[in-house]
This is a predicted structure of an 84-nucleotide RNA (c-di-GMP-I riboswitch aptamer) from a soil metagenome.
The RNAcentral record of the sequence draws on MGnify.
Rfam family: c-di-GMP-I riboswitch aptamer. Its family is annotated with cyclic-di-GMP binding in the Gene Ontology.
Model confidence (mean pLDDT): 82 of 100.

């Protein structure tokens, strides 16, 4: 290069959360690691909780905690098939 085959984006329904999302089922945009770990950087949520700032007050903005994205990168680990 083929073949068996895989996993599944938007979208919809259910159900979960506060929220990012997230799970099931429907769908298939795409992916050769779209397998599997939040390490190490990005994003994105931040009800509750803690500093900070503003405010007379309700609150409101910013950081962290925590959380989610592995189909944003990288790094570890593992793996089907296999022709010249």
């Nucleotide at each position: 290069a083929a073949a068996c085959g895989g996993c599944a984006a938007a979208c919809c329904g259910c159900c979960g959360g506060g929220a990012a999302c997230g799970g099931c089922g429907g769908g298939g945009c795409g992916c050769a690691a779209a397998g599997c770990u939040c390490c190490g950087g990005g994003c994105c949520u931040c009800a509750c909780c803690g500093c900070c700032u503003c405010g007379a007050a309700g609150g409101a903005g910013g950081c962290g905690c925590a959380g989610g994205c592995g189909g944003c990168c990288g790094a570890g680990c593992u793996a089907c098939c296999g022709a010249a």